RNA sequence: AAACGAUAAUAGCAAAGCAGUCGAAAGACCGUGACGCAAAGCUAUAGGGCCUAAAGAUUUACAUCUACGGCAGCCAGUUACCGAA
Numbered sequence: 001a002a003a004c005g006a007u008a009a010u011a012g013c014a015a016a017g018c019a020g021u022c023g024a025a026a027g028a029c030c031g032u033g034a035c036g037c038a039a040a041g042c043u044a045u046a047g048g049g050c051c052u053a054a055a056g057a058u059u060u061a062c063a064u065c066u067a068c069g070g071c072a073g074c075c076a077g078u079u080a081c082c083g084a085a
Base pairs, nucleotide, nucleotide: 004083005082012037013036017032018031020029021028022027035073041078042077043076047075048074049071050070051069056065057064058063
């Protein structure tokens, strides 16, 4: 330095559910709460994937398509704490 990840140390995050707020929705924020996490830190204005479809397009209608809306706790990229084997 790279890789790896303890029944180690120190610190940290917080799923579902519930209450409130925002939003068309997906979802987000806040409080509570811990299912889990060695990157559950950051990046979605340019890697892939997934969710939603207000507006718009097509349609007699039902409906279908589309992100300029989202998801980093799906993979990925990137930076970082500790050091047993």

About this RNA
The RNA shown here (c-di-GMP-I riboswitch aptamer) has 85 nucleotides and comes from a Eubacteriaceae bacterium. Rfam family: c-di-GMP-I riboswitch aptamer. Gene Ontology term of the family: cyclic-di-GMP binding. Model confidence (mean pLDDT): 88 of 100. The sequence was found by an Rfam model in a public genome assembly.